[in-house]
RNA sequence: GUCAGGAAAAGGCAUACCCGUCGUGAGGCGGGGACGUAAAGCCACGGGCCUCCGCGCGGGAGGCAGCCGGGUCGCCGGG
Numbered sequence: 001g002u003c004a005g006g007a008a009a010a011g012g013c014a015u016a017c018c019c020g021u022c023g024u025g026a027g028g029c030g031g032g033g034a035c036g037u038a039a040a041g042c043c044a045c046g047g048g049c050c051u052c053c054g055c056g057c058g059g060g061a062g063g064c065a066g067c068c069g070g071g072u073c074g075c076c077g078g079g
Base pairs, nucleotide, nucleotide: 005076006075012037013036017032018031019030020029021028022027035066041072042071043070045069046068047067048064049063050062051061052060053059
């Protein structure tokens, strides 16, 4: 340096739920909380799921990164 990894150490993030707030909604943000997580950092490119509009068909707009794949940056270094 690299791969697989996460023994140890230092840390990180934060499910459900609750409060406040924004949104038609899915859901977002802030606080509490911790089910978990080796990328549960970031990206909506592909698939999937969810919401709204139209709706005879075709479709349009949005959301989920802790659903899967992919891209990209990153902590440690016992083996």
c-di-GMP-I riboswitch aptamer from Rubrobacter sp., 79 nucleotides, folded computationally. Its mean pLDDT, the model's own confidence on a scale to 100, is 83.